[in-house]
A computed fold for a 71-nucleotide RNA from a sheep gut metagenome, annotated as transfer RNA. The RNAcentral record of the sequence draws on MGnify.

RNA sequence: AGGCGGUUAGUUCAAUGGUAGAAUAUCCGGCUCUGAACCGGAAGACAUAGGUUCAAAUCCUAUACUGUCUG
Numbered sequence: 001a002g003g004c005g006g007u008u009a010g011u012u013c014a015a016u017g018g019u020a021g022a023a024u025a026u027c028c029g030g031c032u033c034u035g036a037a038c039c040g041g042a043a044g045a046c047a048u049a050g051g052u053u054c055a056a057a058u059c060c061u062a063u064a065c066u067g068u069c070u071g
Base pairs, nucleotide, nucleotide: 001070002069003068004067005066006065007064010024011023012022013021018054026042027041028040029039030038047063048062049061050060051059
């Protein structure tokens, strides 16, 4: 320099163009003599900027970061 992939919640990962979810962690409550475990609940995210579309995490383009391959 070029090819391919990845970027979504604090963390690990989902999500056929049509309400962004789960696990875990955090916080609150229940249970318990207390704590753990267990049960219920709450808060929390689409890398950035454009484009296509009635509608974009999803499709297209560029940029940034990251992994890998070629030289």

Overview
Its Rfam family is "tRNA". Rfam describes the family as follows. Transfer RNA (tRNA) molecules are approximately 80 nucleotides in length. Rfam links the family to the GO term triplet codon-amino acid adaptor activity. Rfam classes the family as a transfer RNA. Its mean pLDDT, the model's own confidence on a scale to 100, is 83.